[in-house]
RNA sequence: AGUGAAGAUAGAGGUGCGGACCUCAAGAGUAAGAGCCUGGAGAAUAAUGGGAUUCUUUGAAGGGCUUUGAAAGGGUUGUCCGCCGAAGUGAGGAAAGACUCAUAGCUUUCCUUGCUGGUUUUGCAUUGAAUAAAUGCAGGAUUGUCAAGAUGUUUGUGUCUUGGAGGGCUAUCUCACUG
Numbered sequence: 001a002g003u004g005a006a007g008a009u010a011g012a013g014g015u016g017c018g019g020a021c022c023u024c025a026a027g028a029g030u031a032a033g034a035g036c037c038u039g040g041a042g043a044a045u046a047a048u049g050g051g052a053u054u055c056u057u058u059g060a061a062g063g064g065c066u067u068u069g070a071a072a073g074g075g076u077u078g079u080c081c082g083c084c085g086a087a088g089u090g091a092g093g094a095a096a097g098a099c100u101c102a103u104a105g106c107u108u109u110c111c112u113u114g115c116u117g118g119u120u121u122u123g124c125a126u127u128g129a130a131u132a133a134a135u136g137c138a139g140g141a142u143u144g145u146c147a148a149g150a151u152g153u154u155u156g157u158g159u160c161u162u163g164g165a166g167g168g169c170u171a172u173c174u175c176a177c178u179g
Stems, first nucleotide, its partner, number of pairs: 001178004006174006014084001016083006024075001032068007042055004047103005087116011117143011145164008
């Protein structure tokens, strides 16, 4: 000096990612409580079906009127914190939760494995009160990075086209090998 693969450290992409708290809108004049009228035997405990418990002819469910009147998840603003597979998500498994059992489902946490570089937008589907938002699939745009090609150079690298993926890229150090 070069090569190799492994490791360590530090970084870059930007409407970058996630968390906590605050603000605001919506949820909603909804759920629910109280009173009255109607109704006339069921109702409640996440769906269905059993069990168990509780309420109910001293009037259940349902419906109407009056009155009082929320909250959660999700979103927005700002600040702070942790970071750059940040994080998100599919599949499988395990544990816990809601009275209990069965079936499927929902929420939270952990493990294995696959996918996605980031942002944004369109269509469809799912969740949702929602036209907000999120996720999945399929497209578009844009951006960073590496490679290949072309072209221009003021010799620093610029521009364009195509393709790949974060297990990547850049820098430094360590190790091994070669000269």